[in-house]
Context: one part of a larger RNA
RNA sequence: AACGAACGCUGGCGGCGCGCCUAACACAUGCAAGUCGAACGAGAAUCCGGGGCAACCCGGUAGUAAAGUGGCAAACGGGUGAGGAAUACAUGGGUAACCUACCCUUGAGAAGGGAAUAACCCGCCGAAAGGUGAGCUAAUACCCUAUACGCUAUCAUUUUUACGAAAAAGAUAGGAAAGCCGGGUCGAGGACUUGGCACUCAAGGAGGGGCUCAUGUCCUAUCAGCUUGUUGGUGGGGUAACGGCCUACCAAGGCUACGACGGGUAGCUGGUCUGAGAGGAUGAUCAGCCACACUGGCACUGAGAUACGGGCCAGACUCCUACGGGAGGCAGCAGUGAGGAAUAUUGCGCAAUGGGCGAAAGCCUGACGCAGCGACGCCGCGUGGGGGAUGAAGGUUUUCGGAUUGUAAACCCCUUUCAUGAGGAAAGAUAAAGUGGGUAACCACUUAGACGGUACCUCAAGAAGAAGCCACGGCUAACUUCGUGCCAGCAGCCGCGGUAAUACGAAGGUGGCAAGCGUUGUUC
Numbered sequence: 001a002a003c004g005a006a007c008g009c010u011g012g013c014g015g016c017g018c019g020c021c022u023a024a025c026a027c028a029u030g031c032a033a034g035u036c037g038a039a040c041g042a043g044a045a046u047c048c049g050g051g052g053c054a055a056c057c058c059g060g061u062a063g064u065a066a067a068g069u070g071g072c073a074a075a076c077g078g079g080u081g082a083g084g085a086a087u088a089c090a091u092g093g094g095u096a097a098c099c100u101a102c103c104c105u106u107g108a109g110a111a112g113g114g115a116a117u118a119a120c121c122c123g124c125c126g127a128a129a130g131g132u133g134a135g136c137u138a139a140u141a142c143c144c145u146a147u148a149c150g151c152u153a154u155c156a157u158u159u160u161u162a163c164g165a166a167a168a169a170g171a172u173a174g175g176a177a178a179g180c181c182g183g184g185u186c187g188a189g190g191a192c193u194u195g196g197c198a199c200u201c202a203a204g205g206a207g208g209g210g211c212u213c214a215u216g217u218c219c220u221a222u223c224a225g226c227u228u229g230u231u232g233g234u235g236g237g238g239u240a241a242c243g244g245c246c247u248a249c250c251a252a253g254g255c256u257a258c259g260a261c262g263g264g265u266a267g268c269u270g271g272u273c274u275g276a277g278a279g280g281a282u283g284a285u286c287a288g289c290c291a292c293a294c295u296g297g298c299a300c301u302g303a304g305a306u307a308c309g310g311g312c313c314a315g316a317c318u319c320c321u322a323c324g325g326g327a328g329g330c331a332g333c334a335g336u337g338a339g340g341a342a343u344a345u346u347g348c349g350c351a352a353u354g355g356g357c358g359a360a361a362g363c364c365u366g367a368c369g370c371a372g373c374g375a376c377g378c379c380g381c382g383u384g385g386g387g388g389a390u391g392a393a394g395g396u397u398u399u400c401g402g403a404u405u406g407u408a409a410a411c412c413c414c415u416u417u418c419a420u421g422a423g424g425a426a427a428g429a430u431a432a433a434g435u436g437g438g439u440a441a442c443c444a445c446u447u448a449g450a451c452g453g454u455a456c457c458u459c460a461a462g463a464a465g466a467a468g469c470c471a472c473g474g475c476u477a478a479c480u481u482c483g484u485g486c487c488a489g490c491a492g493c494c495g496c497g498g499u500a501a502u503a504c505g506a507a508g509g510u511g512g513c514a515a516g517c518g519u520u521g522u523u524c
Base pairs, nucleotide, nucleotide: 001523002522003521005520006519007518008517009516012381013380014379015378016377017376018374019373020339025337026336027335029334030333031332034072035071036070039069040068047060048059049058050057051056079292080291081290088217089216090215091214092213093212094211095210098209099208100207103205104204105203106202107201108200109199111145112144113143114142120135122133123132124131125130151174152173153172154171155170157168158167159166160165179197180196181195182194183193184192185191186190218264219263220262225255226254227253230252231251232250233249234248235247236246237245267289268288269287270286271282272281273280274279294315295314296313297312298311317328318327319326320325345371347370348369349368353367354365355364356363357362384414385413386412387411394405395404396403397402418465420460421459422458423457424456428451433446434445435444436443437442468513469512470511471510472509473494474493475492479508480507481506482505483504489496490495
């Protein structure tokens, strides 16, 4: 000097930040990922009105709610730092060894047909979770055929080449698709045409990733040898892709004192703290990357996961049970218990920014924006200003003369920041959408604010409501009296205390810092 701090005493206000460093311990409760009816089929109840003696029926609610098929998203966003010393990270390369949904640009196309299935209905099993059988139905779900500018595989030709291969034009073979909404015309069944959004194949781009190489990245030799898929080759498999990545066979290699192998510790970086620098220490918040999601393993779906709020298996733990069997995973946001010196609200809102879905309206969003708590930190402001000597009283001290507290107070004049009360009152809002105008670009109007009646402005009243903490032997700024008597105690080091203690305790005074001040811990 610094801190994600803690503890003691004290505490007026505001702004901006920060806030489980310990048990990656266990978790009650609520919320944190949905959306699309302009892909599809089906479709309530309640209530209201009418009719009926009643049971009940009809119309609306409503093609709504809830659910199902299908699509996209759920791999982002959010959390944590356990593991990992290199499959990580940082910097710079390579990929003639690769992938890429949505988005942008370009080219070509979207023809004809078919069989199912959920929902639903009817049975059955089960305490439940759930399961099973029969029947019906739709699609942008699924399947078949046709077509193929590009594309893929094989073959031969030419060109280029870093000799690994790549490109171009050919031949043969193979491989696609889906509709929905709106406008116009018509013979009003539907067809034709056109616009938008979707769809298929291919090329390029952008952004995102995979793999790979070099260099760098803690301690330990009281760890000196390590290794059998090990090192290399061939054939095969696998992958988007190279590769012992896997497998069969063959060879016997590969690493190591420039530290292999083993052990310990640790997320890495931009940065942060310190320092004149070199360096040392560190890796909270913010940003990039990695890893993990109760523990261990595994794959499925998918453009992308070996998937925090998906699945399966095993294990530990908790809960339900009709004892047969089931359910769960806060290292998301709040919150609880525990641990601990120690770390916050079971808040408001999607108004803004951003994300998902949707043509849009919109819906969802504990991301985010805000508010709450905490002097935890930094910064700013205030606790009044001017005058005022008879140097009042009181306190302390005294050589009894006085000295000091001290212009300090009283008293006079003034101001009103902040706090309090009252009145007014935002910016953050460009919008999107709708309406009107315009050929269009665009213009005008309407609607939308959690924070918040907040910031801010004005007024009212009145010095009124607002100062402590530590130290005073030397280092080190600041001194006396009393008490105590090697006791009680102090102390960072030196050291104080045994009857005159500036070092203990108290008081007066003084010094330092100040809404803080000291102590402890840690780093330089």
The part of an RNA shown here (small-subunit ribosomal RNA, 5' domain) has 524 nucleotides and comes from an uncultured bacterium. The prediction has a mean pLDDT of 84. RNAcentral holds the full RNA, with entries from ENA and SILVA.